[in-house]
RNA sequence: GGGGCGUUAGCUCAGUUGGUAGAGUAGUAGCUCGACAAGCUAUUGGUCACUGGUUCGAGUCCAGUACGCCCCA
Numbered sequence: 001g002g003g004g005c006g007u008u009a010g011c012u013c014a015g016u017u018g019g020u021a022g023a024g025u026a027g028u029a030g031c032u033c034g035a036c037a038a039g040c041u042a043u044u045g046g047u048c049a050c051u052g053g054u055u056c057g058a059g060u061c062c063a064g065u066a067c068g069c070c071c072c073a
Base pairs, nucleotide, nucleotide: 001072002071003070004069005068006067007066010025011024012023013022019056027043028042029041030040031039049065050064051063052062053061
């Protein structure tokens, strides 16, 4: 220098054909217990890496940039 993959909640990750984003875990509150752990219920938490474009509408499509991993040279 060229190519591929990835970037979504504190963490690990889903997200279908483009239609206003979820799970587990963690946090908070409560129930339960003599107490703790475990269990149960509710709840909080998101600039979908960034910038632009297409579209009535973008996490999803397109272009560029940044970072990480891998391959080629």